[in-house]
Context: one part of a larger RNA
RNA sequence: GGCGUAUGGUGGAUGCCUUGGCACCAGUCGGCGAUGAAGGACGCGGGUAGCUGCGAAAAGUCUCGGGGAGCUGCUAAUCAAGCAUUGAUCCGGGAAUGUCCGAAUGGGGAAACCCGGCGGGAGUAAAUAACCCGUCAUCGCGCGCUGAACACAUAGGCGCGACGAAGCGAACGAGGGGAAGUGAAACAUCUCAGUACCCUCAGGAAAAGAAAGUAAACAAACGAUUCCCCAAGUAGUGGCGAGCGAAAGGGGACGAGCCCAAACCACGUGUGCGUGAUAGGCUGCGACCGUUUCACAUGUGGGGUUGUGGGUGUCUGUUUGAGUCUCUUGCAGGAGUCUCGGGAAGUUACAAAGGCAAUGGCUAGCUGAAGCUUCUGGGAAGGAGCGUCACAGAGGGUGACAACCCCGUAAGCGAAAGCCAGUGCCCUUCCUUACAGACCACCCGAGUACCGCGGGACACGAGAAAUCCCGUGGGAAGCCGGAAGGACCAUCUUCCAAGGCUAAAUACGAGCUGGUGACCGAUAGUGAACAAGUACCGUGAGGGAAAGGUGAAAAGCACCCCGUUGAGGGGGGUGAAAUAGUCUCUGAAACCAUGCGCCU
Numbered sequence: 001g002g003c004g005u006a007u008g009g010u011g012g013a014u015g016c017c018u019u020g021g022c023a024c025c026a027g028u029c030g031g032c033g034a035u036g037a038a039g040g041a042c043g044c045g046g047g048u049a050g051c052u053g054c055g056a057a058a059a060g061u062c063u064c065g066g067g068g069a070g071c072u073g074c075u076a077a078u079c080a081a082g083c084a085u086u087g088a089u090c091c092g093g094g095a096a097u098g099u100c101c102g103a104a105u106g107g108g109g110a111a112a113c114c115c116g117g118c119g120g121g122a123g124u125a126a127a128u129a130a131c132c133c134g135u136c137a138u139c140g141c142g143c144g145c146u147g148a149a150c151a152c153a154u155a156g157g158c159g160c161g162a163c164g165a166a167g168c169g170a171a172c173g174a175g176g177g178g179a180a181g182u183g184a185a186a187c188a189u190c191u192c193a194g195u196a197c198c199c200u201c202a203g204g205a206a207a208a209g210a211a212a213g214u215a216a217a218c219a220a221a222c223g224a225u226u227c228c229c230c231a232a233g234u235a236g237u238g239g240c241g242a243g244c245g246a247a248a249g250g251g252g253a254c255g256a257g258c259c260c261a262a263a264c265c266a267c268g269u270g271u272g273c274g275u276g277a278u279a280g281g282c283u284g285c286g287a288c289c290g291u292u293u294c295a296c297a298u299g300u301g302g303g304g305u306u307g308u309g310g311g312u313g314u315c316u317g318u319u320u321g322a323g324u325c326u327c328u329u330g331c332a333g334g335a336g337u338c339u340c341g342g343g344a345a346g347u348u349a350c351a352a353a354g355g356c357a358a359u360g361g362c363u364a365g366c367u368g369a370a371g372c373u374u375c376u377g378g379g380a381a382g383g384a385g386c387g388u389c390a391c392a393g394a395g396g397g398u399g400a401c402a403a404c405c406c407c408g409u410a411a412g413c414g415a416a417a418g419c420c421a422g423u424g425c426c427c428u429u430c431c432u433u434a435c436a437g438a439c440c441a442c443c444c445g446a447g448u449a450c451c452g453c454g455g456g457a458c459a460c461g462a463g464a465a466a467u468c469c470c471g472u473g474g475g476a477a478g479c480c481g482g483a484a485g486g487a488c489c490a491u492c493u494u495c496c497a498a499g500g501c502u503a504a505a506u507a508c509g510a511g512c513u514g515g516u517g518a519c520c521g522a523u524a525g526u527g528a529a530c531a532a533g534u535a536c537c538g539u540g541a542g543g544g545a546a547a548g549g550u551g552a553a554a555a556g557c558a559c560c561c562c563g564u565u566g567a568g569g570g571g572g573g574u575g576a577a578a579u580a581g582u583c584u585c586u587g588a589a590a591c592c593a594u595g596c597g598c599c600u
Base pairs, nucleotide, nucleotide: 001599002598003597004596005595006594007593008592009591015585016549017548020520021519022517023516024515025514026513027512028511029509030508031168032167039101040100041099042055043054044053046079049075050074051073061095062094063093064092065091066090070083071082072081106115107114108113116136117135118134119133120132121131138165139164140163141161142160143159144158145157146156172203173201174200175199176198177197183190187239213222214221226253227252228251229250230249236244237243257501258500259499260445264302265301266300267299268298269297270296271295272294280289281288282333283332284331285330286329287328307479309444310443311442312441313439314438315437316436317435318434321340322339323338325336326335327334341432342431343430344429345428346427354426355425356424357423359421360420361419362418363417365413366412367411371386372385373384374383375382387404388403389393395407396406397405450474451473452472453471454470455469456468457467460486481496482495483494484493485492536543537542556584559571560570561569562568
């Protein structure tokens, strides 16, 4: 020196554990914000570094409930000082306070800072300065006042408004823009893909939605939208390559239908024409008034909403409660208004708010069965013996494995206050003439439909290319009308564009609650089980760790000795165990040391 072996050191693998994660399911909820959010800065404790909580009223204040013996949050003890059955701490509802920054909004600004105006307060002998409270951004909308060029008017200006907006938020949604890597075994049409990404906007969902639909083919039928299954990888489309890829129809989920524009009527406003022969004032007769008429424009109310075409107007027929008032007036008729009676509907569209009551639910909680002895052991829940409960033998804890020790579990109960839901009543609104027929006239969404050209969307790449949308240039008919049925034409059939609203079935999961796992178990599982988006790195955008385990209980080693009043160790004590001593469960290997054996 090597090999072997034993005992240690070092090291932190492995095993076991889990406070943390991951995934899925169900329910709930789906917003917060100028009444200042989300997110922060700085503070607040008797002593206070971080976390948590809170805001100069600062680990808290008031109040209403719950609860019932201890409490003054955590790391994390300790000392001090206190609170509490006159009910504290704690849990929940409501309220108060809430510095500074931040949309940040008095002005500025290098966020958490600087500097102001006005009103009030406090202060002062009276003031100044500083201090406290309130208020002062912009835009939009509404109302009022004022008011140019230019008479009216409008623009503009001023004021008021507990009117609104702004900013944040996980995914889901709609719209406006919109790639490339890739595939085509290269590549250009094509694909990836209307994906990623950017922008705008919204809601608890959004979007779509009440047929100018789908179909059928000489002849049927369906009846808004949305979502799922099939139809079907079919029909198609496609450098007919790679690929892309329907619909009708069938079966389910859900189920709901409505309102305007116009014709016509009434009233208001504005402009214009017009006679003194007067036109007109609902109709008839008489009286009376007189620019009220009429035309156009506009506003409000009524009316009206359809495709076996519908509506308006006029007329006819049948039918229908009462009363008041108005239409210049008296009578008769007619129209309208209001009241009562009768009827109907309603808060998600079809008009629109709110109150009360009970009920159910959410936000704290409460009740809740049944076991002892003995043995081993440090310890009993284990063994043995004899029982008990069970609508409860889910689970967790307790010194080893507990239905009956503790928390719970099954089952049942509970709210002063706030919120949610549907129901009833109040309430609100509507109808009170409706139906049928005839006639002629009027209305039924225009720079629209459609066409040429250029694009886009449709499964459909210009194709025989319908349909839908946009740009550009043209440009209808108007109900004896128009569109569609995949070029186009005819016949036939279906439907009525150029206005709008609409719940549910559907999508998603940031927050909250519950549950489950042939999910992980500390190099795993979130980056993060621990002071983690921390330490640290970067000018910055940004990047981004490592780090869990004594023991049942600190009982965390009194006292003695060595040592520098060290570090560390030896006795001793605690403990079942100290080779469980805080560098703490187990404690592998590499590596180091020592003893012994063998070899050189």

This is a predicted structure of a 600-nucleotide part of an RNA (large-subunit ribosomal RNA, domain I) from a bacterium. Rfam family: Bacterial large subunit ribosomal RNA.